[in-house]
RNA sequence: CAAGCAGGCCGGACGGUCGCUGCUGCUCCAUGCGCAAGCAUGAAGCAGGAGAGGAAAGUCCGAACUCCGCAGGGCAGUGUGCCGGAUAACGUCCGGGGUCGCAGCGUCAAGGCUGCGAUACGGCCAGUGCCACAGAAAAAGUACCGCCCACCGCGCAAGCGGCAGGGUAAGGGUGAAAAGGUGCGGUAAGAGCGCACCGCGUCUGCCGUAAGGCAGUCGGCAGGGUAAACCCCACACGGAGCAAGGCCAAAUAGGGAGGGAUUUCGCGCAAACGCUCGUUUCGACGAGUACGUGUGCGGAGCGUGCCGGCCCGGCGCGCACGGCACUUCGCAAGAAGUGCGACAGACCUCCGGGUAGGCCGCUGGAGCGGCGCAGCAAUGCGUCGCCUAGAGGAAUGACCGUCGCCGCGCAAGCGGAGACAGAAUUCGGCUUACAGGCCUGCUUGCUGA
RNA sequence: CGGGACGUGGCGCAGCCUGGUUAGCGCGCCUGCUUUGGGAGCAGGAAGUCGGCGGUUCGAAUCCGCCCGUCCCGACCA
Repeated sequence: CAAGCAGGCCGGACGGUCGCUGCUGCUCCAUGCGCAAGCAUGAAGCAGGAGAGGAAAGUCCGAACUCCGCAGGGCAGUGUGCCGGAUAACGUCCGGGGUCGCAGCGUCAAGGCUGCGAUACGGCCAGUGCCACAGAAAAAGUACCGCCCACCGCGCAAGCGGCAGGGUAAGGGUGAAAAGGUGCGGUAAGAGCGCACCGCGUCUGCCGUAAGGCAGUCGGCAGGGUAAACCCCACACGGAGCAAGGCCAAAUAGGGAGGGAUUUCGCGCAAACGCUCGUUUCGACGAGUACGUGUGCGGAGCGUGCCGGCCCGGCGCGCACGGCACUUCGCAAGAAGUGCGACAGACCUCCGGGUAGGCCGCUGGAGCGGCGCAGCAAUGCGUCGCCUAGAGGAAUGACCGUCGCCGCGCAAGCGGAGACAGAAUUCGGCUUACAGGCCUGCUUGCUGA
Repeated sequence: CGGGACGUGGCGCAGCCUGGUUAGCGCGCCUGCUUUGGGAGCAGGAAGUCGGCGGUUCGAAUCCGCCCGUCCCGACCA
C1' cells in the first nucleotide's frame, strides 16, 4: 500500500431565492356575545422561531401510562433457563466458564497448547415415548461373516474341508449412532484380563463470589441419542391497549328478537286528620286493622354478569308491580294460603338506529451533548450546557451557487451519481433493509528501509 | 394506529398437534378406448422449491427463530 474479516461512527456541509405545516407576536377583515371597553372563533398579510431516522420499518420482546371490579388460592396455560454483573424492566447488554467448529503447533494416536469464531448451554441413573430403512442386535442386550477350541473326515505332517457343541466383541459388514480410546503385554483366540497415557465417575485438598478449574486418591468403567418429544425442576406472568381513557357538543325508533331468578329469615324505623266496629256529654274515647303492612340494613338462597379457560373464593346488579280463580280467618276494615298467567324483569347475546364534531391525553423525557470520577466492560455518579415535530392519514420540499464524492484529463476544466427508507402515545432493546465514506484492531500478500 | 388468522400441483382442501421410507382427496389437464362426432363413462398418466431463509434433529410440510405475501376485525352515542 492492497485485499479480506470483525467492531465502532457518519449517512452530505454552507449560503441565496421561492414555497409547505404547526407555534408566538402585530395589523386588518368577517361572525357571535356585550350599552361600551373588550372577549371568543375563523380567514388573510407581515415579522420571529421550529420542522423525520439510523433504522421513523417488522410489531418480535420489555416497560411507562390509562382503563377494567386493585386482579386472592389451586389446576391448566404461556414464557425463560451455565455463572456473575448492568438495568425501571427484558428473551437485551457486559464480563467469565463449559462445549463445539476452523487454522497453526504438538502426539504413533488421543488428550494437549495458541489464535479466531459460534453457542436456545438446567435435567434423559424421576418416569414415559421415539430411534424409519438397513442391520444379528437400537438398550441392561446381540453371534450374520469371521477368529479360536473341541469333534468328524482326508492327509505321514504342515494343513484342508465339514460341523446342530463351546469360547470370543479384536477384525469385517449395517447404520446418523453399536456398549470407553491408543499403545504394550497377555491369551487357544480374545477381552480393562493386566499395565502406561488419556477420557469417565467417587472422595479429599487448594483456587474462584459462582459457573467451574487444578492436583491427588480410589474405582476397571457403572447403563447410547433425542427434552426447538411428552415431561420434571427453578423462576416469572391478571387482561386489554392512546381506536387506552377523560370532558363537552350533536343526532335517533331510548326500537325489535332470544335467554333469564321472579324466594326466605332476622333486626331497626314509620304511621295518620287513614280505615272498620262500638260508645258518646258530639269535644272525643275505647277496641281493632297491626305477631300485619310499608320501608331501610344485614344473612341465606336463586338468577345474571365479571375476575381472559376450569374449580374454589370473591365482587356488582336483580328477585319488582299488580291481575284472575279458589280456600281459610274476621261483624267489618282487612289479612293469610294455594294455583294460574307473563303485559313487567337486573343482566347478557344478536339485529336494527344515530353521529363521523371540538378539547385534553400529547410530548421536558428512565432526554441529548461536553468534561471529570468509579468500573476490565455493560453502566453508574457528579457537574456544566441545551430544548429538539407533535398533525386531519396528508407538512417537513424545489431550484441555484461554493465546497465535498466518483470518472476522464498534465492542468484549466468537463461530465456524473447520491442508497434503504419516511414520525403518529412515549421510551429501552432485538431483528430486517441500506449507495457511499471515515476510524480502530486482526490476518494474508506485495514493496521499501 | 392496534389486534388476529392463513400460505400445500391450475383451483378448492386434508395431512402439521404426536417428525420417518414414494405428501394424499375432489374438480380440472393430457393420452387411449367407447361414439358418426361431442358429452358422459372406462383405463392409464403428468403436474408439488409444501411462501422464502436459517436453526434443532440421523431425518422437517410438520418443531423453533427471522423475513415476505394475503385476508379479517376494531371508533363513539343511545
Source information
Two RNAs folded together computationally: RNase P RNA and transfer RNA, 527 nucleotides in total. The coordinates come from a structure-prediction model, not an experiment, and the mean pLDDT is 77. It holds a member of the Rfam family "Bacterial RNase P class A". Rfam's curators write: Ribonuclease P (RNase P) is a ubiquitous endoribonuclease, found in archaea, bacteria and eukarya as well as chloroplasts and mitochondria. It is annotated as a ribozyme.